[in-house]
RNA sequence: CCGUGCUAGGCGGGGAGGUAGCGGUGCCCUGUCACCCGCAAGCCGCUCUAGCGGGGCUGAAUUCCCAACCGAGGGACUUCGGCUCUCGGGGUCAGUACGCCGGACUGAGGCGUUGAUGGCCGGGUCCCGCGCGGCGGACGCUCGCGAACCAGGUCAGAUCCGGGAGGAAGCAGCCUUAAGCGAUACCGUCCGUGCGCCGCGGAUCCGCCUGGCCGGAGCCGAAGAUCGGCGGGCACGCCCGAGAACCGGUUUCGAGGAAGGGUGCACGG
Numbered sequence: 001c002c003g004u005g006c007u008a009g010g011c012g013g014g015g016a017g018g019u020a021g022c023g024g025u026g027c028c029c030u031g032u033c034a035c036c037c038g039c040a041a042g043c044c045g046c047u048c049u050a051g052c053g054g055g056g057c058u059g060a061a062u063u064c065c066c067a068a069c070c071g072a073g074g075g076a077c078u079u080c081g082g083c084u085c086u087c088g089g090g091g092u093c094a095g096u097a098c099g100c101c102g103g104a105c106u107g108a109g110g111c112g113u114u115g116a117u118g119g120c121c122g123g124g125u126c127c128c129g130c131g132c133g134g135c136g137g138a139c140g141c142u143c144g145c146g147a148a149c150c151a152g153g154u155c156a157g158a159u160c161c162g163g164g165a166g167g168a169a170g171c172a173g174c175c176u177u178a179a180g181c182g183a184u185a186c187c188g189u190c191c192g193u194g195c196g197c198c199g200c201g202g203a204u205c206c207g208c209c210u211g212g213c214c215g216g217a218g219c220c221g222a223a224g225a226u227c228g229g230c231g232g233g234c235a236c237g238c239c240c241g242a243g244a245a246c247c248g249g250u251u252u253c254g255a256g257g258a259a260g261g262g263u264g265c266a267c268g269g
Stems, first nucleotide, its partner, number of pairs: 001269006009058003012030004020047005035055005064262003069257002073253005080248003084244007093237001095236002098231006105224002109220003118214008127202005132196002134193007142183004151176004159168003
C1' cells in the first nucleotide's frame, strides 16, 4: 500500500419554549443521503458520557471527531441608534397656519381737460349769544251779554204836597253802565318754546361736504403674492411621556457550506 472481517462512531442538526438541568414528543428554522416500530404536555425518558426499549443498515472516511472562517434562521438588549406612525400631556419656543399693522411691488375697477393732486380765499356741518319770524299762553285793546228793589238818566200811569200854577219821590218801559261772564280775526305788552332752506355776531377751524380763483395731469383703489413688526392660541411643528411596526447596531446560539487537521483492531498478500 492492497484485500477480507470487525469495533468505536454514524444513520440529521439547530432555535425558542418548558425544565433544577439534559434529551424527546409538540412549535419554528435549516436541509435531505436524512432507517423502522413503541412511549409522551393537567407530559415521556434520563442525570453532566444526561431520551429509553426492540429491530435493521453503514462503518474508519464524500459519511466519524476537532478548532478557526463564511453563514440561513432564532433569542436578548428598546436606560444602543435611526425612521415612520399612534396615543396622552404642555403652552416655555413661536416655524407653518390664523388675526392686526406697516414698507416697497403688481393691480380688477373707478374719478379726471365738462379740469386731477396741490395752493389761496370763503360757506356749511358742531357749539354759544342776540335778533326776527312761527306757534302757545296771560293781560290789554275791541265787541257782545249783563242789576225785580238796595246803579245812573228819562220816567207814561198811579201816589204825595199845593186853592191853583206847579213841585216831590218814583214802579214798569226805554237808554246806559259796574262787578262779572263770554267772544277775541287784526293790533299792543309780557312770558314760554322738542319750531325756522331766517338774519347778525362769536367760537371752532381735525375731519367731511361744498363755492370761487390760480394752475394744468394726475388721483383713488378692491384684491393678490412677498418682506418686516406685533399678538394670542394649540390644528401642525416644537417640548415631555407611553406604545407599535420596520431598518440598522451590539451580543448570544447557530442548520448548512468550503478548506484544513485527527481517529482504530484482527488476519492474509
RNAcentral holds the sequence, with entries from MGnify.
Bacterial large signal recognition particle RNA from a soil metagenome, 269 nucleotides, folded computationally.
Its mean pLDDT, the model's own confidence on a scale to 100, is 76.
Rfam family: Bacterial large signal recognition particle RNA. By type it is a non-coding RNA gene. About the family: The signal recognition particle (SRP) is a universally conserved ribonucleoprotein involved in the co-translational targeting of proteins to membranes.